[in-house]
Context: one part of a larger RNA
RNA sequence: UUGGGCGUAAAGCGUUCGUAGGCGGCAUACCAAGUCUGGUGUUAAAUCCCGGGGCUCAACUCCGGUCCGGCACUGGAUACUGGUAAGCUAGAAUGUGGUAGAGGUAAAGGGAAUUCCUGGUGUAGCGGUGAAAUGCGUAGAUAUCAGGAGGAACACCGGUGGCGUAAGCGCUUUACUGGGCCAUCAUUGACGCUGAGGAACGAAAGCCGGGGGAGCAAAUGGGAUUAGAUACCCCAGUAGUCCCGGCCGUAAACGAUGGAUACUAGGUGUUGUGGGUAUCGACCCCUACAGUGCCGUAGCUAACGCGAUAAGUAUCCCGCCUGGGGAGUACGCACGCAAGUGUGAAACUC
Numbered sequence: 001u002u003g004g005g006c007g008u009a010a011a012g013c014g015u016u017c018g019u020a021g022g023c024g025g026c027a028u029a030c031c032a033a034g035u036c037u038g039g040u041g042u043u044a045a046a047u048c049c050c051g052g053g054g055c056u057c058a059a060c061u062c063c064g065g066u067c068c069g070g071c072a073c074u075g076g077a078u079a080c081u082g083g084u085a086a087g088c089u090a091g092a093a094u095g096u097g098g099u100a101g102a103g104g105u106a107a108a109g110g111g112a113a114u115u116c117c118u119g120g121u122g123u124a125g126c127g128g129u130g131a132a133a134u135g136c137g138u139a140g141a142u143a144u145c146a147g148g149a150g151g152a153a154c155a156c157c158g159g160u161g162g163c164g165u166a167a168g169c170g171c172u173u174u175a176c177u178g179g180g181c182c183a184u185c186a187u188u189g190a191c192g193c194u195g196a197g198g199a200a201c202g203a204a205a206g207c208c209g210g211g212g213g214a215g216c217a218a219a220u221g222g223g224a225u226u227a228g229a230u231a232c233c234c235c236a237g238u239a240g241u242c243c244c245g246g247c248c249g250u251a252a253a254c255g256a257u258g259g260a261u262a263c264u265a266g267g268u269g270u271u272g273u274g275g276g277u278a279u280c281g282a283c284c285c286c287u288a289c290a291g292u293g294c295c296g297u298a299g300c301u302a303a304c305g306c307g308a309u310a311a312g313u314a315u316c317c318c319g320c321c322u323g324g325g326g327a328g329u330a331c332g333c334a335c336g337c338a339a340g341u342g343u344g345a346a347a348c349u350c
Base pairs, nucleotide, nucleotide: 004321005320006319007304008303012318014201015200016199017198021194022193023192025088026087028085029084030083031082033081034080035077036076037075038074039073040072041071042070043069049065050064051063052062053061054060091191092188093187094186095184096183097182098181099180103177104176105175106174107173108172109171110154115149116148117147118146119145120144121143125136126135162169163168206247207246208245209244210243211242215241216240220236221235222234223233258317259316260315261314262313263312266295267294268293269292270291271290272289273288274287275286276285299306300305323350324349325348332343333342334341335340
C1' cells in the first nucleotide's frame, strides 16, 4: 500500500477547547478549475502484440499495422464538485419568558461522634482474640456525669435520583459565577461537524515550601500464629491523609464502547419542563421535548450479548491495531526537583 478491524480476542487518546487540514443545508445567475466530450500534435528506432513473408520447421529475421493509454494545445457541454455575486431558513447561534440541580469559587455558621484535658461519683479490673499475649490500670483505669480543647467527616432525607466535558460533586446560609433543559419563533443567515500539531483541566499516591494533626494509618516496634511468618490477627505508631501556594500528569482515568448527523417495532419505570383533559384546586389520566434505567422486535454478533442512550442502517472527521515472549524494556530526544512520564525499537526465542 491492498484488504480487514477496534464492548470481552491486538486495537477508542483520561476529558475538553481549538489551529492547519478534511468534510459540509436549500435555491438562482455567472465562470468553467475538477468532470465529460470532439479535434490536432507528440509519445524515436529496435523490442512486445496483431496480420503476412523468408531460411525444410522453430529459434531467428523481413514487411505492414495500430487500437487503448499518457502529456500538451484547442473547440464544446454544465448535471455534480469547486469559485464569484446576490438570496433563503429546516442546521448553528442569539434574544425573550420560565425552570431543576451534591455544577464551580469564597466566606460565615451548626449538631452528632471519636480522641485528649480538668473536675465529680466509683473500684479492680479494662482491652483484645479462634484462643491468647504484648498494652492500659491502685500514681485510681474501664464505666458514668459535668465542663473545656482540637481536628476531620457531614447520619437520617438518599433514590440503577440529580449536576458536571471528564476527573468528580452530598450539613446549613450568604455572595459571586459556569452550563443545561422547556416554551416562544423575535434576531443573525450556514456563522456548521471533526480535528494532525497545540493548549487547558485532570482521582489517588508521590514531591517542594509553610501551617495543621482528632481519627485512621504505609514504614517501624512489640505480642501472637507458624517448620519459618520480613504476612494474614492483636497492641502501639511515623510519614501521609487536612489547609494554603507550587509541581507531578498517571489509573480496571471503564460503558474496557471516540465525536457529529439522519433513519429504523413496541412495552414498562423514573427525573425536569411544557401542552391538553378533568377538577373548586392539587392528584390521577393523555401527550410533546430533554435526560436516566429495565425488557424486547427487526437487524447485528464467534458467542456472550447489543438493541432509538445500538454493538442496527448510512455519511463525515480523528485516534488506534497487525502473533506470543523479549518490552512498555534499551537507546536517543523532550518534560520533571525527584519519583518518573511521553515517544518507543532490535537481536534472540517459541
Molecule: small-subunit ribosomal RNA, central domain
Organism: uncultured bacterium